[in-house]
Source information:
This is a predicted structure of a 1537-nucleotide RNA (small-subunit ribosomal RNA) from an uncultured prokaryote.

RNA sequence: AGAGUUUGAUCCUGGCUCAGAACGAACGCUGGCGGCGUGCUUAACACAUGCAAGUCAGACGGGAAAGUGCUCUUCGGAGGACGAGUACCGUGGCGAACGGGUGAGUAACACGUGGGCAAUCUGCCCUCAGGAUCGGGAUAACCCGCCGAAAGGCGUGCUAAUACCGGAUAAGACCACGCUGUCCCCGGGCAGUGCGGUAAAAGGUGGUCCGGAAACGGAACCUGGCACUUGAAGAGGGGCUCGCGUCAGAUUAGCUAGUUGGUGAGGUAACGGCCCACCAAGGCAUCGAUCUGUAGCCGGCCUGAGAGGGUGAUCGGCCACACUGGAACUGAGACACGGUCCAGACUCCUACGGGAGGCAGCAGUGGGGAAUUUUGCGCAAUGGGGGAAACCCUGACGCAGCAACGCCGCGUGGGUGAAGACGCACUUCGGUGUGUAAAGCCCCCUGUCGACGGGGACUAAGGCUUCGGGUGGAAUAUGCCAUAAGCUUGAAUGUACCCGUAAAGGAAGUCCCGGCUAACUCCGUGCCAGCAGCCGCGGUAAUACGGGGGGGACAAGCGUUAUUCGGAAUUACUGGGCGUAAAGGGCGCGUAGGCGGCCUGGUCAGUGAGAAGUGAAAGCCCUCGGCUUAACCGGGGAACUGCUUCUCAUACUGCUAGGCUAGAGUGUGGGAGAGGAGGAUAGAAUUUCCGGUGGAGCGGUGAAAUGCGUAGAGAUCGGAAGGAACACCAGUGGCGAAGGCGGCUCUCUGGACCGAUACUGACGCUGAGACGCGAAAGCUAGGGGAGCAAACAGGAUUAGAUACCCUGGUAGUCCUAGCUGUAAACGAUGGGCACUUGGUGUUGCGGGUAUCGACCCCUGCAGUGCCGGAGCUAACGCAUUAAGUGCCCCGCCUGGGGAGUACGGUCGCAAGGCUGAAACUCAAAGGAAUUGACGGGGGCCCGCACAAGCGGUGGAGCAUGUGGUUUAAUUCGACGCAACGCGAAGAACCUUACCUGGGCUUGAAAUGUAGUGGAAAACUUCAGAGAUGAAGUCCCUCUUCGGAGCCGCCGUAGAGGUUCUGCAUGGCUGUCGUCAGCUCGUGUCGUGAGAUGUUGGGUUAAGUCCCGCAACGAGCGCAACCCUUGCCCUUAGUUGCCAGCGGAUAAUGCCGGGAACUCUAAGGGGACUGCCGGUGAUAAACCGGAGGAAGGUGGGGAUGACGUCAAGUCCUCAUGGCCUUUUAUGUCCAGGGCUACACACGUGCUACAAUGGGCGGCACAAAGGGCCGCGAAACCGUGAGGUGGAGCAAAUCCCACAAAACCGCUCUCAGUUCGGAUUGCAGUCUGCAACUCGACUGCAUGAAGGUGGAAUCGCUAGUAAUCGCGGAUCAGCACGCCGCGGUGAAUACGUUCCCGGGCCUUGUACACACCGCCCGUCACAUCACGAAAGUUGGUUGCACUCGAAGUCGCUGAGCUAACCCUUUAAGAGUAAUCUUUUGGGGAGGCAGGCGUCGAAGGUAUGAUCGGUAAUUGGGGUGAAGUCGUAACAAGGUAACC
Repeated sequence: AGAGUUUGAUCCUGGCUCAGAACGAACGCUGGCGGCGUGCUUAACACAUGCAAGUCAGACGGGAAAGUGCUCUUCGGAGGACGAGUACCGUGGCGAACGGGUGAGUAACACGUGGGCAAUCUGCCCUCAGGAUCGGGAUAACCCGCCGAAAGGCGUGCUAAUACCGGAUAAGACCACGCUGUCCCCGGGCAGUGCGGUAAAAGGUGGUCCGGAAACGGAACCUGGCACUUGAAGAGGGGCUCGCGUCAGAUUAGCUAGUUGGUGAGGUAACGGCCCACCAAGGCAUCGAUCUGUAGCCGGCCUGAGAGGGUGAUCGGCCACACUGGAACUGAGACACGGUCCAGACUCCUACGGGAGGCAGCAGUGGGGAAUUUUGCGCAAUGGGGGAAACCCUGACGCAGCAACGCCGCGUGGGUGAAGACGCACUUCGGUGUGUAAAGCCCCCUGUCGACGGGGACUAAGGCUUCGGGUGGAAUAUGCCAUAAGCUUGAAUGUACCCGUAAAGGAAGUCCCGGCUAACUCCGUGCCAGCAGCCGCGGUAAUACGGGGGGGACAAGCGUUAUUCGGAAUUACUGGGCGUAAAGGGCGCGUAGGCGGCCUGGUCAGUGAGAAGUGAAAGCCCUCGGCUUAACCGGGGAACUGCUUCUCAUACUGCUAGGCUAGAGUGUGGGAGAGGAGGAUAGAAUUUCCGGUGGAGCGGUGAAAUGCGUAGAGAUCGGAAGGAACACCAGUGGCGAAGGCGGCUCUCUGGACCGAUACUGACGCUGAGACGCGAAAGCUAGGGGAGCAAACAGGAUUAGAUACCCUGGUAGUCCUAGCUGUAAACGAUGGGCACUUGGUGUUGCGGGUAUCGACCCCUGCAGUGCCGGAGCUAACGCAUUAAGUGCCCCGCCUGGGGAGUACGGUCGCAAGGCUGAAACUCAAAGGAAUUGACGGGGGCCCGCACAAGCGGUGGAGCAUGUGGUUUAAUUCGACGCAACGCGAAGAACCUUACCUGGGCUUGAAAUGUAGUGGAAAACUUCAGAGAUGAAGUCCCUCUUCGGAGCCGCCGUAGAGGUUCUGCAUGGCUGUCGUCAGCUCGUGUCGUGAGAUGUUGGGUUAAGUCCCGCAACGAGCGCAACCCUUGCCCUUAGUUGCCAGCGGAUAAUGCCGGGAACUCUAAGGGGACUGCCGGUGAUAAACCGGAGGAAGGUGGGGAUGACGUCAAGUCCUCAUGGCCUUUUAUGUCCAGGGCUACACACGUGCUACAAUGGGCGGCACAAAGGGCCGCGAAACCGUGAGGUGGAGCAAAUCCCACAAAACCGCUCUCAGUUCGGAUUGCAGUCUGCAACUCGACUGCAUGAAGGUGGAAUCGCUAGUAAUCGCGGAUCAGCACGCCGCGGUGAAUACGUUCCCGGGCCUUGUACACACCGCCCGUCACAUCACGAAAGUUGGUUGCACUCGAAGUCGCUGAGCUAACCCUUUAAGAGUAAUCUUUUGGGGAGGCAGGCGUCGAAGGUAUGAUCGGUAAUUGGGGUGAAGUCGUAACAAGGUAACC
């Protein structure tokens, strides 16, 4: 850092997916050790049990027992001592508000950060200053009695205090009223001072000292430390308050009555509507109030290059909560997790009357869940509470246990070891891999971890005792401080660590291996089973499934899943876009807001610099150090990008003051214009009506029909009515913001432009909301209505035709008033300003030059077009009218579908508009361009393609092939052209693959090998349908004697298979097509696919050639080279030939001979647009001509480019794989079948007749074949043929008479003297054999058929047509096939149309390429969603009702120790008076009552969010359902909005 995935390929857009890191994780497989961490993310669900907050006897009252031993004893027991002032009970003090848990609530001053309090509190602690006096009355425990099941409670009586109360004192404090100083944020604060008022306290303990032997007890003074009280101050901790920051939703836009403020009073530690009364009417909000949803916040943590994004476990700070809701009490502190009261739900106990409880403390249980631990040890350490201390308490904490949950470290050995072992896997069978890997080396080395044995820490500081020292004090004392000595304290733990012993011994898995992405093979499976993160694998050769082998990665782990960030520049601040991919608002006006020209001064808010404070610790980073290392931990540093304060700077921005004119605007003079509104008006045309003429049609279409017309249409003439629209002008001309605007004229009116100039002085730009305008259609009301025309009707078309076409026709179109508010409202391009090469039109206005003037030319401004440069763009393209370069403002986009849908809101009369989702689903959807293919697109061109012709097919009979049917079998293949007289150049048996039946099993044939035998074959006979079997005859060869050859038998390896797959293949073939095409190298162009070349202008049969050209060349094709044929020459003449010469014959090259000719067969020549003329570009070439046997490729053949059709063939052959193999898909044999026959099709033959048939006569070929052959003459037969056997391996002989033609005769238009099917009889030939099932012959029979519907085929010259001949195959069998020659035409104007093809171009949504793609309804299945009578929950508003606990207020006739007054009695005192006591009253307090507020509850009515629902609506998805054909090509009616 990127990669995969849209396409045939490309570039772009764009989504999806992957590689990384992380985690409180979970799941699967696996699992050796240690260290350090971490561990209910879910039900703030419910909890059994134990523990988690006590302590102080040095504040105080009481006070056991068990047990031990003593005394007494009536032997039952009693007393006292120790236990012990212990346990325990209670009063009192402090603590319990900390520590620990959780994250429900909370969107808030809750949190973070920085300030403020002149508006505040603070127990314990530290420091300083002062004090601590005199009295009093109760009460719990306890005793007794009573109630209750219990919990618990009541009453009487006794008693103490550091409990409670009263009085005194008051440095200072506080309050009120004054005075002074100082400071300030101007309210006041601070300090000092005067007078008056108010309020305190508690003791206990040690020492000294006294008594006592001691234990122990004890008054005062002094003294120590502790506690108490009043102040001041500090530290630390709270409270309140402010600036800034802090999630989502506008489908939440308005909220608010204590609400906002004031005055007064209350309340609080304290400000404050915090509360109350009164007064005022404010306060908040688009810079998002209110409402709804979600959420504890932060340091941090994860990720990231960063900016960001996500997160808020463990650790730390803050907050909130403690079953749910409410409330206060106590206290320094709580509205209180292990306190109280009330209400509620739940659980438990109950004697049914009542009670008890709160694990979100630590363990633990149930439940929930994918999922989260031990009912452990210890207070040794650290910390906390109490205490003077010892000490006690402490599930805080320290440890241990469980869990691979995470991070870190270590190990499972190292060396040697090639016969490259075995096994396994693969294999081309040679080998290769695993692999030095293993084993082995009684080899060498090591010894971590684990095991065993032994040693053995740190964490411990303190505490107590004692000696001496210091301090303190009156003191040698207690106390305090430091030191020394002794004693003593460890849960973890006999742990860490160390040593030793033995021994390689006990210790490796998981995932992956198609691409991304490192790693490949075999088998199995056969769209099955399965895989899959994305693309996608699997339908018989799967590197993708499963297994094996091998390999890759990581490793005590490895994978998977969930989640987060990253990659994703895919929300873009850094860092994106909007012409066509998603995206510019339909247009304007303008509010808020944002942005804003030049100059000067001021200010310093922004901005910049410096300094100070803060930014807790931990974490991250750097560095040093401690555990063997690391993780982990410690020390130091840096950083914490922030906030606050102060100072400085003043360029820029802001603010402020003044000025300027270049922006903007106003005035003035002009001309242009379908700009707008209203009024008036003209002509043409259509229609209708009236009248005339006239007389049969009109109209309409592809063709028709409906329709109109003899009741007079159409046509034509005249007249009238009415409505709508304005031909020509008219123009990528004009105007307008857009929509839009078109006869002429009048009135009113908006804007733009040009010229010159004066003025204002930034007045500007944009513009969320708001407001206005806004085509067509549509709506409301009223008019109007000629034409046109949804709907509708009819006629056509059609398979249908609710369409396209036609005839009609209503809304509507028009006007007035109003509504609607949308369009492909488009330049698919928001507005403004500035800048940036050009060319050429056009509109308006102006200037210059010239002119009498118009024009023309140059030029300025404003508009409007085209072309094109830089630049930009994915490309197309844009290009001074930008899509270029910049600035400002607004709108909008973020994958496709669902969907512009649903719900909600809002607007509308409605239709509907605006706003605008989600579930679910897909891996794409798209843009531009490229190459093809295709088009009922275009252009050019070709072809027996059409046309022009000739002859056929389709009708008949027959032959042959095919389908179908039949059958035991009718073997198989071939299926549009390009299957169907095709494979098959020849099925009676054979062939033969099929059927039936009978046999064989190493087999009918081939090879190797082990064993065994010596025959086998042949011949004969018998059985049998035959194969075969049996019997008989016959009886191996060579040899070195081992054996070898040959053959049989048995076994084995294996054969065999016309079994399957032509969609695994080779080869061969068909076809487009003998069409003219198909490509490459280099260069160039393009981001690229690709293009160019190969296009263009000509020309050709041709990509043939020429010219041009960013191309230049080349290859495969074309052509030529080859064969054949046409002319000539040379050579050569046998079997061929015979002109001349000779001979012979009835005649014949028959013979001699000849080499001229024909011919034969070898070689050459010839034709090349070479020559002439014309056309053309002077080219290529074409046209005409000459010459020539032949003329423009002379005719024919062979020859088939790159490729297409998964075309054909596994049954020619070859071949992978699969299948079969003793119950055969092998093989042998007989018979049957391939020859069937209601039918359909293809290809042929013969005909239908007179251009003919029959009979007779008579002429002329070519090319072939022949020895298991062709077979002559002659003879026989009507004939097929037979007999015969000359000649011939063939230019010699034979097949072999060519036929049509030609010359005659006859038939005379008829089912015939046409036609020959069919059938009967008789034969011939081949063959083992003609029944199924051959061909031919003779006689007889004499069917259909009288030229063939729709349709369709061949052929352009020696062709079609017609005539015969030959050959292959073959025993025989051809109407087929392949060849050969004879006779021998017609027509082609032409390229509109049909078919096929080539080139160029165009469109495309096709690329499996139009036999393509694709849309909608319906039917089925399934999924999510909407509506819905209802129904059922959550949350919540308002109103009313009821009103617990409790605070506060009022009351308080009841109760009441302390204080006050008074009184009775007693005592003391000389007395005043005091003490005790009895009553009464008061103060104060309390119960109770009433009231305010008030939770839960209730009633009623709303809001909102869910669940569910008969039914219903559309939507998505789903290999092969139905109907049509809408779209993509002009998609067959251009498409779309």
The sequence is in RNAcentral, with records from ENA.